Predicted 3D model of a 112-nucleotide RNA (SAM riboswitch aptamer (S box leader)) from Mucilaginibacter paludis.
Lineage of the source: Bacteria > Bacteroidota > Sphingobacteriia > Sphingobacteriaceae > Mucilaginibacter.
Rfam family: SAM riboswitch aptamer (S box leader). Gene Ontology term of the family: regulation of gene expression.
The coordinates come from a structure-prediction model, not an experiment, and the mean pLDDT is 84.
The same sequence occurs in records of 2 taxa.
The RNAcentral record of the sequence draws on Rfam and Ribocentre.

């Protein structure tokens, strides 16, 4: 790069350097942003994945040096594909609206 399998409405700052975009692709908001965002380094700090120590053992408790991880906004919101609900006289499409599940993304680990 690939599988697989857990989380993802919680938390978490300052200095410095860069100099325009940034917020995962689309697509439709919407926020951040020359009072300098994004990024990157440096100190800080938040977490507990893996790690350390208790337990006979938990999806159990405790800790937090290491190894990552993360420190605007719910994965910043909502759609994309399936399944239902309800409404538009009835069906049939189609449209709004609701739940409900995936899917994709990120992160840990373990695999080959």
């Nucleotide at each position: 790069g690939a599988u697989u399998u857990a989380u993802a409405a919680a938390g978490a700052a300052g200095u410095g350097g860069c100099g325009a975009g940034a917020g995962a692709u689309c697509a439709g908001g919407c926020u951040c942003a020359u009072u300098a965002a994004c990024c990157c380094a440096c100190u800080g700090g938040c977490a507990a994945c893996c790690c350390u120590c208790c337990g006979g053992a938990a999806c159990g408790g405790a800790g937090a040096a290491g190894g990552u991880g993360c420190c605007a906004a719910a994965u910043c919101c909502u759609g994309g594909c399936c399944c239902g609900g309800u409404g538009a006289a009835u069906g049939g499409a189609u449209c709004a609206u609701c739940g409900g599940g995936g899917a994709a993304u990120a992160u840990a680990a373990a695999u080959g």